[in-house]
Molecule: small-subunit ribosomal RNA
Organism: Actinomycetes bacterium
RNA sequence: AAGUUCUUGACGGAGAGUUUGAUCCUGGCUCAGGACGAACGCUGGCGGCGUGCUUAACACAUGCAAGUCGAACGAAAUCCAUGGUGUAGCAAUACACCGGAAGAUUUAGUGGCGAACGGGUGAGGAUCACGUGAGAAACCUGCCCCAGACUUUGGGAUAACAAUUGGAAACGAUUGCUAAUACCGAAUGACGUCGGAGAACCGCAUGGUUCACUGACGAAAGGAAAUCCGGUUUGGGAGGGUCUCGCGGCCUAUCAGCUUGUUGGUGGGGUAAUGGCCUACCAAGGCAACGACGGGUAGCUGGUCUGAGAGGAUGAUCAGCCACACUGGGACUGAGACACGGCCCAGACUCCUACGGGAGGCAGCAGUGGGGAAUCUUGCGCAAUGGGCGAAAGCCUGACGCAGCAACGCCGCGUGCGGGAAGAAGGCCUUCGGGUUGUAAACCGCUUUCAGCAGGAACGAAAAUGACGGUACCUGCAGAAGAAGGUGCGGCCAACUAUGUGCCAGCAGCCGCGGUGAUACAUAGGCACCAAGCGUUGUCCGGAUUUAUUGGGCGUAAAGAGCUCGUAGGCGGUUCAGUCAGUCGGGUGUGAAAACUCUGGGCUUAACCCAGAGCCUGCACCCGAUACUGCUGUGACUAGAGUUCGGUAGGGGAGCGGGGAAUUCCUGGUGUAGCGGUGAAAUGCGCAGAUAUCAGGAGGAACACCGAUGGCGAAGGCACCGCUCUGGGCCGAAACUGACGCUGAGGAGCGAAAGCAUGGGUAGCAAACAGGAUUAGAUACCCUGGUAGUCCAUGCCGUAAACGUUGGGCACUAGGUGUGGGUUCCAAUCAACGGAAUCCGCGCCGUCGCUAACGCAUUAAGUGCCCCGCCUGGGGAGUACGGUCGCAAGACUAAAACUCAAAGGAAUUGACGGGGGCCCGCACAAGCAGCGGAGCGUGUUGCUUAAUUCGAUGCUACGCGAAAAACCUUACCUAGGUUUGACAUGUUUGGAAAAGCAACAGAGAUGUUGUGUCCGCAAGGGCCAAACACAGGUGGUGCAUGGCUGUCGUCAGCUCGUGUCGUGAGAUGUUGGGUUAAGUCCCGCAACGAGCGCAACCCUUAUCCAAUGUUGCCAGCAAGUUAUGUUGGGGACUCAUUGGAGACUGCCGGGGUUAACUCGGAGGAAGGUGGGGAUGACGUCAAGUCCUCAUGCCCCUUAUGUCUAGGGCUGCAAACACGCUACAAUGGCCGAUACAAAGGGUUGCCUGCUCGCGAGAGUUAGCUAAUCCCGUAAAGUCGGUCUCAGUUCGAAUUGAAGUCUGCAACUCGACUUCAUGAAGCUGGAGUUGCUAGUAAUCCCGGAUCAGCACGCCGGGGUGAAUACGUUCCCGGGCCUUGUACACACCGCCCGUCACACCACGAAAGUCGGCAACACCCGAAGCCGGUGGCCUAACCGCAAGGAAGGAGCCGUCGAAGGUGGGGUCGGUGAUUGGGGUGAAGUCGUAACAAGGUAGCCGUACCGGAAGGUGCGGCUGGAUCACCUCCUUU
Repeated sequence: AAGUUCUUGACGGAGAGUUUGAUCCUGGCUCAGGACGAACGCUGGCGGCGUGCUUAACACAUGCAAGUCGAACGAAAUCCAUGGUGUAGCAAUACACCGGAAGAUUUAGUGGCGAACGGGUGAGGAUCACGUGAGAAACCUGCCCCAGACUUUGGGAUAACAAUUGGAAACGAUUGCUAAUACCGAAUGACGUCGGAGAACCGCAUGGUUCACUGACGAAAGGAAAUCCGGUUUGGGAGGGUCUCGCGGCCUAUCAGCUUGUUGGUGGGGUAAUGGCCUACCAAGGCAACGACGGGUAGCUGGUCUGAGAGGAUGAUCAGCCACACUGGGACUGAGACACGGCCCAGACUCCUACGGGAGGCAGCAGUGGGGAAUCUUGCGCAAUGGGCGAAAGCCUGACGCAGCAACGCCGCGUGCGGGAAGAAGGCCUUCGGGUUGUAAACCGCUUUCAGCAGGAACGAAAAUGACGGUACCUGCAGAAGAAGGUGCGGCCAACUAUGUGCCAGCAGCCGCGGUGAUACAUAGGCACCAAGCGUUGUCCGGAUUUAUUGGGCGUAAAGAGCUCGUAGGCGGUUCAGUCAGUCGGGUGUGAAAACUCUGGGCUUAACCCAGAGCCUGCACCCGAUACUGCUGUGACUAGAGUUCGGUAGGGGAGCGGGGAAUUCCUGGUGUAGCGGUGAAAUGCGCAGAUAUCAGGAGGAACACCGAUGGCGAAGGCACCGCUCUGGGCCGAAACUGACGCUGAGGAGCGAAAGCAUGGGUAGCAAACAGGAUUAGAUACCCUGGUAGUCCAUGCCGUAAACGUUGGGCACUAGGUGUGGGUUCCAAUCAACGGAAUCCGCGCCGUCGCUAACGCAUUAAGUGCCCCGCCUGGGGAGUACGGUCGCAAGACUAAAACUCAAAGGAAUUGACGGGGGCCCGCACAAGCAGCGGAGCGUGUUGCUUAAUUCGAUGCUACGCGAAAAACCUUACCUAGGUUUGACAUGUUUGGAAAAGCAACAGAGAUGUUGUGUCCGCAAGGGCCAAACACAGGUGGUGCAUGGCUGUCGUCAGCUCGUGUCGUGAGAUGUUGGGUUAAGUCCCGCAACGAGCGCAACCCUUAUCCAAUGUUGCCAGCAAGUUAUGUUGGGGACUCAUUGGAGACUGCCGGGGUUAACUCGGAGGAAGGUGGGGAUGACGUCAAGUCCUCAUGCCCCUUAUGUCUAGGGCUGCAAACACGCUACAAUGGCCGAUACAAAGGGUUGCCUGCUCGCGAGAGUUAGCUAAUCCCGUAAAGUCGGUCUCAGUUCGAAUUGAAGUCUGCAACUCGACUUCAUGAAGCUGGAGUUGCUAGUAAUCCCGGAUCAGCACGCCGGGGUGAAUACGUUCCCGGGCCUUGUACACACCGCCCGUCACACCACGAAAGUCGGCAACACCCGAAGCCGGUGGCCUAACCGCAAGGAAGGAGCCGUCGAAGGUGGGGUCGGUGAUUGGGGUGAAGUCGUAACAAGGUAGCCGUACCGGAAGGUGCGGCUGGAUCACCUCCUUU
């Protein structure tokens, strides 16, 4: 010295909410903490210690805050001894008066000291004012301490006082007297000062100190009687003060230049002292980007608050310094002042006054008014500490010590403690069970801190002396007794329910709550947190690494200057020597005390106080070290930089000249009716000859191909060819210089396009403008024209998406590949080509690393160093004002008020696109039949109505709920009733009825009367009546809900686990290549698996087999009938039932990847999911339904319940939807005739027979059904008739007559017969269904149902056409892309206009503040001058002199006045833009290719967003091509 271990002490850094559908980042806003001289709200028991006008340095009534000394002095007053006089008394004596020694007391004046301290305040001041450290060889210092020497001798006054006198007063005037430690003269001089001339020593310059000689000048005071206090002079000290300097600490450049006593010198003056401090003269300096000058603000510091610290903020109380004392100026006295409680002057204000004149200064302590959110008693005492005076006693002291008021702060204590469950009552909640308040209370026991009462009683006090104070403290007494509130409870943030309210009232720090279930408002209960306090507001620090030194950034979030040169500055290669400034080590001095930290101690504890130590991170000086940095050296070097030589590429720049193609125009020829233009047109040109074509000519502008992701340049930018002039780069060589370098604030130059000025030029193009179109409009996009301009010369402008959105320089850190320029090597006969290496450029890919991600990646956005520029939330705003520049347009510089809680970047998942690709679907296309036109039916809207009940409303409401509205249904309307109810349960009481039947009233419900009189042994049951709980509601909310349903869609999708990738949201899997009806399957793949869906399993249908065989069947056998499976019988067939088989791309061939699969074929009843059905993933639409049902909450309760009658739901100018019937000959009518399936039936289906034209009626067999019945199927087929017409089509409508059902067919049923015979002759725009046993067409059955079917649900019969194909319409799926959308395009969003409010700018002016300038006036006062005047001390015999004073004059000089400017602020008719504001107007600019890609600069134009021209950018989608790259 280092390391390790142990011990002790101190200290030590937390985040959250909010942008999004979600994520990461950037970034602001907000919160949690601490503090306060605080204030406000609610509340309030005690004590200790502190603190208390932050505002008006506003104005102040009243009292007090600085006096003291008689031992400096005279004088006065009082007391007083002996004494004297008088009165009374016999006297002692008493009383009164006079006088007053010695003495005592008091004090107005003279004199001394103090009053310059103490106390207050922070206005001013940005300054040597403060802090810190030095210096004074340039200084002063009363009282105090130490030391030396002295204290001799004279003199003249003056206040007091007295007299007279002025004035209202304040205050004086004159005359006379007097003292001193007051004043003055003389002497002496240790000593001091000055002058002269020396010596020694010393120092940082001027110089200082000491010694000796000499000349001049200069002192003093006494009191008292003590060993005392003074006085003078000199030296020293202590303490105090003054001056100078280094360094340090505010904002502003929208303050950039300032300065004439200014900077310096010489002489003089002045001061205690240096000095332009002042003056005369001389010189022309001095300060400033390291911020002068100006403006604004501010007392500074120790400290205080905060912070991990670095810092930031602050400067109350306490302490140090400064400044000020009504405002401004001035001096006097003094040791000290330019003086808070002194003077003079000026000003403002206040007061007194006799109007002549005077007085005053609380920013001392109390106190008053005022201001303000806000800050105390007109207290006690000098007992303590300290101060003044005095010899002292002592006096004075609002300094100070104490008390009072105030929760203003910190600290401490208390409001009780223990037991106590019927878990009381009450409150609140409740699922009605209970829970909670809550051991909380009551009740029992105990204690008495604090407060209260009583008694005692300190320390502070060294001899005496205590305001505090009968206080602290001690003791005793009584009694739980007198003592708890505030805020909060959505998240942050600990703590939850009920009621009320209903986007109201209100809350809110941020996010945000409140529109009928509010843990967010209000109230209550409960709970949480603090507690004599609790909250709120304000301010500061923190969190905020959000100004980043510690400790940030700039490609896209805010941020790299358009580029280069270059000044100051900053930084800087290798080496040698010196130095030691920076740096490092040690030491000395200082860094006041208090504070802070630690240790210890004192108040019962703590706060508080005391002691010690640390700390005070700083500054100055001394000694040392020398690695690094700096400095010095006409020291050295060559790797940086530059020069030289030799090559080399190039649209680098400037000027001059030349060229051809093309457009346009002109002339001429040929030629004839159009040309041109567009999505389509028109304007326009053309028979006066265009367009087209040929020839000739004119003129201007731009330079095809080469041409490139290529080249050059600092950037802007640069392209036909040649010549002249000229800049830079690269390569090679290594001769020269020797760090000459890098960056670069200010500054200078260059700088696209547009634009400006002057003069030219003008072919084409083309802002503005005109016309034509488009359109709702079209100030646009499109078209026809067209002027500035575009071009040249000269001059300005100075901006762009001036972009690689990436400042410059140097160094380091894997590679691969292409290309441009050079050099070297290999190879090669030369050349070209080729290979390798190397240097310099330009691109792409990519590792590490970085990044929020995207991405960058030797051309860095990596790793480092140096320098510059820039950023700090969005908007307001790159705007206003000011300044500079510009001819102008405008450029550069550049805020604030106000407003919002976001604005933003990258990436993710969706959704969307008038983006792209692939695929599917009766989606289109190809077809068939329709609808839309007519009549009728049904439903809906609308209208109407007493009511026309309600719901359903694009697809996904509208022949829907309703698979049956005449009454009922029924919910609606009118009218009449009823109220524990039409219906349920329970409790209590009572009754013997009730139902039924009959009669009467009534529209009926119902009422009245009569009749009727239950079961059980009993309890009771059933019934009725009354009361109470309750019932009831098709009343509201489908946006409080369950359940059910529709739709996308039978579309092929939707997800999960694990793993992997990504900071993350998420991705992967699920994408890709094929294939499929399919996320179906195969292959590949950081994925591997799985689930819900698909498919299959289920039903039905098509084929076969087996079994069984009635009610089904009948081939063969037999019987019977007019006839019929009718009968015996049979199981073959059909059929039925049950169980099986079969179909799986299994087989063959082609294609395909040897796959999945696909195409064709065979076999088969069926072939590629055979046909059909059931089956509906995660989810979407706050979809539908509270009127199926269920249900929360709200509402009604003699009614919104319930009963009844009648009416309505059927109402009819109109519109729509779905159907039926038709318009006819593929038909209508008539006659004859054939073939089904599936169903239903006992309150039923109903055969047969009879009657009726018929609907139907009468009667009745059979059948509880493979048995009987409904029940003739119809279209079809055969034959006849009609003959193209409003008909023998069509059937509506209407009339008449009937049938059936039913209590009842009027409103309002169906059917029958006869008669009537409307519209309609195939349907506009548009639109629907259907791909095979389908469409179309034809009948049949069923549910509902008394009756009522063109609807619905099923059944069978006959039975087509077409599909090239996927461009388009619609819907959907997958992938990809853009996005400013996420309520998701029915999205978002811009600007004018209109209205309201807010702040700001401009503005004719107007009002004020501040600082300065010029001039005028000029107080007091210092200084200077001074004729005349006045004057005790000294000189002089006197006159007079010396000296002094008043007065007067002069310089300076405050306030004041005048003037023109500067600067800042207030206000201002009007005006300009900006911001904000649930539902205003006009358009649609932007986001998708946003429907004309957008944006930047500039110019013009337009209601507005905006449009167009010129140049630029990609931060443009899509398609194609080219180039490059990756892999093989």